[in-house]
Parts: sequence; structure tokens; C1' cells
RNA sequence: GGAGCAGGCCGGGCGAUCGCUGGCGUGGGUAACACCAUGCCGGAGGAAAGUCCGAACACCACAGGGCAGGGUGCUCCAUAACGUGGAGUCGCGGCAACGCGAAGGCAAGUGCAACAGAAAGCAAACCGCCCCGCCUCGGCGGGGUAAGGGUGAAACGGUGCGGUAAGAGCGCACCAGUUCUCCGGGUGACCGGGGAAGCUAGGUAAACCCCACCCGGUGCAAGACCAAAUAGGGGAACGCUUGAGGACGGCCCGUCCAAGUUUCCGGGUAGGUCGCUCGAGGUGGCGGGUAACCGCCAUCCCAGAUGAAUGAUCGCCAUCCCGAUGGCGGGUAACCGCCCCGGGAGACAGAAUUCGGCUUAUGGCCUGCUCCGGCC
Repeated sequence: GGAGCAGGCCGGGCGAUCGCUGGCGUGGGUAACACCAUGCCGGAGGAAAGUCCGAACACCACAGGGCAGGGUGCUCCAUAACGUGGAGUCGCGGCAACGCGAAGGCAAGUGCAACAGAAAGCAAACCGCCCCGCCUCGGCGGGGUAAGGGUGAAACGGUGCGGUAAGAGCGCACCAGUUCUCCGGGUGACCGGGGAAGCUAGGUAAACCCCACCCGGUGCAAGACCAAAUAGGGGAACGCUUGAGGACGGCCCGUCCAAGUUUCCGGGUAGGUCGCUCGAGGUGGCGGGUAACCGCCAUCCCAGAUGAAUGAUCGCCAUCCCGAUGGCGGGUAACCGCCCCGGGAGACAGAAUUCGGCUUAUGGCCUGCUCCGGCC
């Protein structure tokens, strides 16, 4: 200098003016609120997003146990919990830093496998090879053979020797694998080593299935409380030609209409209040742990809107880019650094009960590591 890998941090700062919103105070106002004015304090994010997992909380359901159904699936640890995280194991990829893995069981049972191929699962004979028989001497028929060829993603361990008509774990040696077993290390997954058995058992479980563990449903529009108008429900009183009540009317009389009228109770709706923001909380220090994380102490209070606030304008500074080339410094120079002047840029995105994760979107800064090349 080039190419890469991993991780961490930040998400502009200060001020002024005008607003919006929550709380508190003061003054006015009110029976009390409401309301008005004014002051002070607070007012989005690392992802507030997707709503994909896990919980808290709330209501509904539920004796216990089992079946069905769903989920998870190497180990240990962390955690309230998780399908998340940390540290490892094994496998795969990469020269490496490192990354990725639904990574239990097909040696429990059942099933499945296109095309090609003779044959695709307690194997199989197309060519070839070997033996026997026949004949028109080139083949035909029968049998054996998985060692050679060919097909395929995959053909029932590999190499060699023996053996045989030719062959074959048929026998033996070595190698690989599997199962069983012993020893050592590790909490464990697993690793290292020894022995036994010719055992050679193919693939597929995001195929049924088996094994282990976990799992009730709905979501703050949960749910609780207060509570209009209208309609409907229940009770009581009065009334139905002996006329409650209504219309005309200031009142009485009167005339007309008239079967309901008045009142109470309870439920629900609109609306309102609560739930609602102090929490598995933030920050700092110390301690434990490789780490995720945990403990102790100190300190802080940090949005709670609901037709849904958190905004706009301006100035200065910081960062970056462009222009003009002006000044200063270094240098022989090319050039480099700093300053001045003018202009511009700043992403992704916005709470809605609250947390823990994951994923996705996005602007920058920093650190460590690996490989390659050059020079000393």
C1' cells in the first nucleotide's frame, strides 16, 4: 500500500422568538369544577418500525391424570421466560482472521426415490469372465460369477496375498467404518488410547413415526368504576265515562281530546374516570464470572397524548462537500499544512399498557485481527 474479518460507540451542540402538550404554583373566575392569564419543570428512537418469538399484567376457562394437537431438538451455562444470548463440541466453507449449521433417532417399525440402467434394497447377470451341453465353427442353450466394463446422485467397504473352473470377507494381513466393551481426560456434548465381533448395516425423519422436554384461550379496543338523551324492562301511586292527564287560557268556569300519567329502581349505549407509566428501570462505582449475566452500595425520576402533542423560524459553533484562489508557515521545486471569503449538505424514521429478544431500514466514527505485496 492492497484485499478482507470481527467488535464497539455516536445518532450534532448552544441560544433567541413564536406555538403544541403533561404536571405543579400564583392571580382572576365558580357553590365546586370548568375556563382565562401568567411563571416554572418535563416532552420520542436506536431502531419508537415489522408485530416474528418470549414474558409481566388483565379477563375467560380449568380437580387430578391421560389421549389428541402444536412447538422445540448437540452440550453446559445465563434468564422471569424464550424459538434469545454466552461459552464450548462436532460437521461444512475459507490460505487465514472468521463464518454457517432444524446438529436427537432410518442399527425400532412403515413408506418413498424422476431419468438412465439388466438390477434401487432380506439385491440384481446387459456386456465380459468361467464351467457344461449342442451344432452348420460361428453362435445358441443351461449354470456359476458382483473381480472387470457400462448406467446412475447413489450399485452393498478399500488395498494386497491366499483361494477358485472363474470369483466372492470365502480365509488372512493392513486400513476405514459400525456395534459392544475397558482405561484416561472433561460438569457435559465429546476427545485420546486399548480390546472384541467379518458386523460392513446405502439415502431420506422441513416422510409418517419413535424419543426427550415445553405448551389453555384472548389481548390495555385486556379489564374496573361513574354514567346522559331516546327506546325498552321491573315496582309503586293515581286513573280508564264517578275522567288521571293534555289542548285553548294569566287564573277560574267552560268546551274539546282522552287511556294512560307521574315517580322510583336496575341493566346497557354515548360520554367520562381509572388501568397509565417507578420499572425483571437508568447512570456510576466496587465485587463475582472467560462470557452472557449476577450481587452490593450510591445516585436519578426520564412523554403519557387519544380527531392523538413532541413543531417552525433565525443566529453562532462543530462535521463534511464544492467554488474562489487571497493570506501565513515549511520546502530548491512539485507540493503539503493552517486560516480567511462565498455557497451547500446532514440519513432511516416517529411513542400509544409495559418489558426481554430477534429481524429489517439507515448516516458516520473508532478499535482489534488475518492474508498478500513493497522498502528498511